This is a predicted structure of a 352-nucleotide part of an RNA (small-subunit ribosomal RNA, central domain) from an uncultured bacterium.
The prediction has a mean pLDDT of 86.
Context: one part of a larger RNA
This record gives sequence, C1' cells and structure tokens, in this order.
RNA sequence: UUGGGCGUAAAGAGCUCGUAGGCGGUUCAGUAAGUCGGGUGUGAAAACUUGAGGCUCAACCUCAAGAGGCCACUCGAUACUGCUGUGACUGGAGUCCGGUAGAGGAGUGUGGAAUUCCUGGUGUAGCGGUGACAUGCGUAGAUAUCAGAAGGAACACCAAUGGCGAAGGCAACUUUCUGGCCUAAAACUGACGCUGAGGAGCGAAAGCGUGGGGAGCGAACAGGAUUAGAUACCCUGGUAGUCCACGCCGUAAACGUUGGGCACUAGAUGUGGGAUCCAAUCAACGGAUUCCGUGUCGCAGCUAACGCAUUAAGUGCCCCGCCUGGGGAGUACGGCCGCAAGGCUAAAACUC
Repeated sequence: UUGGGCGUAAAGAGCUCGUAGGCGGUUCAGUAAGUCGGGUGUGAAAACUUGAGGCUCAACCUCAAGAGGCCACUCGAUACUGCUGUGACUGGAGUCCGGUAGAGGAGUGUGGAAUUCCUGGUGUAGCGGUGACAUGCGUAGAUAUCAGAAGGAACACCAAUGGCGAAGGCAACUUUCUGGCCUAAAACUGACGCUGAGGAGCGAAAGCGUGGGGAGCGAACAGGAUUAGAUACCCUGGUAGUCCACGCCGUAAACGUUGGGCACUAGAUGUGGGAUCCAAUCAACGGAUUCCGUGUCGCAGCUAACGCAUUAAGUGCCCCGCCUGGGGAGUACGGCCGCAAGGCUAAAACUC
C1' cells in the first nucleotide's frame, strides 16, 4: 500500500463554525467530457498461444498465424455521472405569521438562613477534639445564650431517572439586553444542501500576570497524636488558592470511553414540551392520535463476549478524524505557540 478496523482489546479530534475539496433531490431540452460500442493507426524483435517442420525423442531451434493493456484519430450510442440552459418543480434546506417550555448566555439590583469576627447584656469553669488522647481556646471571663453591627462566599427545601446548552457547563429572587430549540398553519424562496484538510472561535479544574477582595474551606508549612518509623491517614492551626475585573494558559476518566448527516428496520412501559380529536364540564381530571426530547425493558439483526437494540453497537449511502505488537515514548531532536508552567506536532537506536 491493499485490506481490516475504532463502546470495553490499538484506534472518534473536548466542542462548534467554516475555506478548499469530496458527495448531493425532482422535470424537460441540449452537449457528448467521463462511460459504452465499431473502425483505422500504433503496439520492434525475442517471449506467449495455436498449427507445421528440424535435431533418433524431449528440452531446444526454425517457419506461419494469432493475441496484446494503454495511447492517438475517427464514426456512433445517450441509460448513468458531468457541463449548459429551464421566466421548470417542491418533498431537502430556509423565511414569514401564531404559540409554548426552559439552572441557555451577559450585565444590574435585592433577599433570607448559616459560618466567622467585633460591641454590649446574662452567666461560670470549663470548652473543643478523638477510637482514645494531646496540641489549641478559656478567670485578661471562654464555651453556652440574647441583642446589635461588619464582611465575604454559597444559594437548604422545591429537586426529579426533570429542564437548557455545540461542548465545557448552567440552580435564591428581580430587571435590562440577547442566542437557540420545539410546535401549529402551509403563505413565501426554490436545492440555496451534507461533510469539512488547513483555518477561526469557545473550552472544567489547577496554574500564571496586574489590581482588588478574603467569611468559610484549605495545597505548602507548623504543632499534637498514631506508628518500628509516619515526610501520611486522624486532630489543632494555617499561607497561596478558592471570589471579582482584565489578560494569558488550552489541558481532563473534556466519557455515552460510542464523529457528523440522511434513510430504512417488531414492540412494551415511564417522563418533559407542544398540537388535534372524543367524552365530560364552571374548570380540572380522563381516553385516542401525532411531532420533538429524555429514561427503562425487549424482538429481529449484530457482537469475541459483555451487551447494543428506532436515542443502534442493526441495514445502507456521503464526508471527516484516527489505529496497525509491548516497552523505549506521547519521550528526544527540530519547528510553532506560551510570561512561565508547559502545550501541539513527533521519531529512532536498543530490547522482549
């Protein structure tokens, strides 16, 4: 490379947008590039196939005929692909109108519970902590309790197998701005689509820079225990950090360890958001159907098995990414990025 693969064995990029490229619905007409057919030319000799002949046979040799991918020219075919056109179409895609749900995002303001600290009152000898202790706090009046004040961070119950978001993620309440989904109707555009190498943006936590903030928690650190030791687990403290603004970093078991899109393929039962119909009614509750989302079980099928099973890991098509024995190694070197930490790209020797 051909191939075979990517839930768990190696392998789906963390996610999205999007350039080139690849692929692409239906009708009619044209063209004839791809495609298909005929002809001509070329396709040296040797070799190959067939026939005949020569060495006693054979190998071998000689003669004749045939065959020969590709390519060029030419004449045709027009189903499919392409190209051009259609005052073409509406099923894909999108727009408009009506409506619903939502922790979707950014900013502003507000609230209560709790912890801590401070002030004052009551009150007296312990408190705290543990398996048990001790360090620690406390007669300079602690712990407990009441009142007041300060400050920071997080939002109990509702809460769910629930909702929203592309992913990361998102949860008190109010308000401003703002993105997306869904549904109904079928009015409009008329293939405007799918994927997406490079590229761009977003991207938990930790970490970094500058300036704030700092209640609780708490790497490092200190002390007390435990222990043979204890650089730990347990306890008492406690600095960075955690929080805010702006900028960087760009990684995670970034996981459903399952890339995206379209179509098809038994069902059963929950749940979230709409719509229609039936019945009934003041309404609600109820039944049926349908669309979208999210769970559980299960048939065919698939799978090494486990399991998956209309939310596929089933059956097909299109596009991208990735894998190719273990270690060496996601390392070295080089390059690019970064303030740094480091990230991305990415070997080989050697060894089993």
RNAcentral holds the full RNA, with entries from ENA.